[in-house]
Formats: sequence, C1' cells, structure tokens
RNA sequence: GCGCCCAUAGCUCAAUUGGAUAGAGUAUCUGACUACGGAUUAGAAGGUUAGGGGUUCGACUCCCUUUGGGCGCA
Repeated sequence: GCGCCCAUAGCUCAAUUGGAUAGAGUAUCUGACUACGGAUUAGAAGGUUAGGGGUUCGACUCCCUUUGGGCGCA
C1' cells in the first nucleotide's frame, strides 16, 4: 500500500432478511432478609448503537467517508 472482519450500558454479549419505547448476564446503588457480612430476593440507575454524511415513511441493520482495533497478502 491492497483486501477482509470488528466497534451496542463500566465489562461480556443479544437484537430473528429495515419496523413496537435498543434488551440480557455481570458489576454499581437502594430496599427486604440476616446479630453483621455473604448468599437469596425486589427494584433503580446506567446508551450520541465509534464520529460525520446519505438512502428510506422508518436505520444498530443498507451505502459513502473518517477514526480505532484485529487478520491476511505484498
């Protein structure tokens, strides 16, 4: 330099060929339980879906571009 793949909550990951208010586990916080803690249980908070632009009635999903990471070829 060229090609391919990846980027979603603090972390690990879903999201069913473009369609409901983007969810789960774990972690954090609060309550219940307990002598206290842990475990268990109920709930809460946490997201510019990497940035920008485009297509569409509608985009995490499709297209272009930028950034970061990984793999291959030279």

Overview:
A computed fold for a 74-nucleotide RNA from an uncultured Alphaproteobacteria bacterium, annotated as transfer RNA. Rfam family: tRNA. From the family's description: Transfer RNA (tRNA) molecules are approximately 80 nucleotides in length. Model confidence (mean pLDDT): 80 of 100.